[in-house]
Overview: This is a predicted structure of a 441-nucleotide RNA (Bacterial RNase P class A) from Aeromicrobium sp. Model confidence (mean pLDDT): 76 of 100. It is recorded under the gene name rnpB. Its Rfam family is "Bacterial RNase P class A". Its family is annotated with dimeric ribonuclease P complex, tRNA processing and ribonuclease P activity in the Gene Ontology. About the family: Ribonuclease P (RNase P) is a ubiquitous endoribonuclease, found in archaea, bacteria and eukarya as well as chloroplasts and mitochondria. It is annotated as a ribozyme.
RNA sequence: UGAGUCGGCCGGGCGGCCGCGGCAUCUUCACCGCGAGGUGGGAAUGUCGAGGAAAGUCCGGACUCCGUAGAGCGACGGUGGUGGCUAACGGCCACCCACGGCGACGUGCGGGACAGUGCCACAGAAAUCAGACCGCCAACGGCCAUCGCCCGAUGCGCGCGAGCUUGCUCGUGCGUUAUGGCGACAGGUGCGGGUAAGGGUGAAACGGUGAGGUAAGAGCUCACCAGCGUGCCGGGUGACCGGGACGGCUAGGUAAACCCCACCGGGAGCAAGACCAAGAGGGCUCGACCGCGAGGUCGGGCCUGCGCUGACGGGCUGCUCGUCCAAUGUCAGCGGGUAGGUUGCACGAGGCGUCCAGCAAUGGGCGUCCCAGAUGGAUGGUCGCCCGGGCCCGGAGCAAUCCGGGCCUGACAGGAUCCGGCUUACAGGCCGGCUCAUUCG
Numbered sequence: 001u002g003a004g005u006c007g008g009c010c011g012g013g014c015g016g017c018c019g020c021g022g023c024a025u026c027u028u029c030a031c032c033g034c035g036a037g038g039u040g041g042g043a044a045u046g047u048c049g050a051g052g053a054a055a056g057u058c059c060g061g062a063c064u065c066c067g068u069a070g071a072g073c074g075a076c077g078g079u080g081g082u083g084g085c086u087a088a089c090g091g092c093c094a095c096c097c098a099c100g101g102c103g104a105c106g107u108g109c110g111g112g113a114c115a116g117u118g119c120c121a122c123a124g125a126a127a128u129c130a131g132a133c134c135g136c137c138a139a140c141g142g143c144c145a146u147c148g149c150c151c152g153a154u155g156c157g158c159g160c161g162a163g164c165u166u167g168c169u170c171g172u173g174c175g176u177u178a179u180g181g182c183g184a185c186a187g188g189u190g191c192g193g194g195u196a197a198g199g200g201u202g203a204a205a206c207g208g209u210g211a212g213g214u215a216a217g218a219g220c221u222c223a224c225c226a227g228c229g230u231g232c233c234g235g236g237u238g239a240c241c242g243g244g245a246c247g248g249c250u251a252g253g254u255a256a257a258c259c260c261c262a263c264c265g266g267g268a269g270c271a272a273g274a275c276c277a278a279g280a281g282g283g284c285u286c287g288a289c290c291g292c293g294a295g296g297u298c299g300g301g302c303c304u305g306c307g308c309u310g311a312c313g314g315g316c317u318g319c320u321c322g323u324c325c326a327a328u329g330u331c332a333g334c335g336g337g338u339a340g341g342u343u344g345c346a347c348g349a350g351g352c353g354u355c356c357a358g359c360a361a362u363g364g365g366c367g368u369c370c371c372a373g374a375u376g377g378a379u380g381g382u383c384g385c386c387c388g389g390g391c392c393c394g395g396a397g398c399a400a401u402c403c404g405g406g407c408c409u410g411a412c413a414g415g416a417u418c419c420g421g422c423u424u425a426c427a428g429g430c431c432g433g434c435u436c437a438u439u440c441g
Stems, first nucleotide, its partner, number of pairs: 001437010012386007020049006027042006051412001055423002058421005063269004076265005081095005096110001097108004111260002116258002118254003133199002135195003140192002142189003146184005155176010207225006226250001228247003232243004273343004281304010306335007313325004350369008387410010
């Protein structure tokens, strides 16, 4: 200098004007109340007012209710190398192993496939107690060929005997032969078969190389190598690593298939939950106004209201009887709760700085700070300057670039109980560690 890799951080700044939400102080107005005071509204001042992801709502917790989920077993769901961190986690850190990269580094749902079950498309002969398509073999069985031996029908030839139609018939013997049997073999075999070395198929075909061996072959045997299992020694907390011994010689993949093993998990969620509790309608009553009046209008206060329980009538009549009215009532007590309001709800696994322990995640000490709480849901608009980026113009310069001016532009996106993570989105920019290549000293 170039190429790359990993980590951290910022993600506009200042000011003027106008505006919004919370809180505090002070002040003012209206209403209620005898009053103390209460309710509601306004103004001023002060102070605070979104994020690294506030997002997705994927995981873990705090908190709340239900009520027992304490123990064991089962079902269901989740997690899955080891050690550590943490309130907890499927998160984070460090390490191990496997794979990729020259390397820094990256990726991994990374327990078990000798507990059992299932599946392995297409191609291929055969896909797991595998399999013979081509090729190889002819040891074994068969068949064919060749050779040897044996038996030997009918036929043919010859001999003998008998008969008579004297050249035929019958009988018999010998020779020869088809066929058959037995054996041999250095032959053949599109038969039965042997063979997994070679070819071919496939993601994958029952270890690799060499030698022996064989009919041909083959862990069939042997040597070395790879792999697996068993136990040993050494190192490590451990995952695991290194070494050597023995064994049978070889064991396919798939558990994000069922399943097995170990560990974890009660359910619902701030619309959780707690407290207060209307209004309309009806009744009583107060004030103001209008009206001659009956009455009306407006405003305020109290009771009732929904459910349950208990008690009871009132008038005629002082009592009894009778009668009328009410029983959808009156009185008392208790409870629930709609709209709405308050609370939960802002001091917290808190932020910042610094020191200590630790490789780190993280933990501890000290100091310091208080930092949103809306609910049809506030944090915005505009102007100026600066900062960053892009484009254009002019000038200087061989060029990189520098100077001046103009215009455009500032990503992703916003709380709603809170916290720890993960994932996803993001214009532009800054800083640092490390690796490789090249050049110079």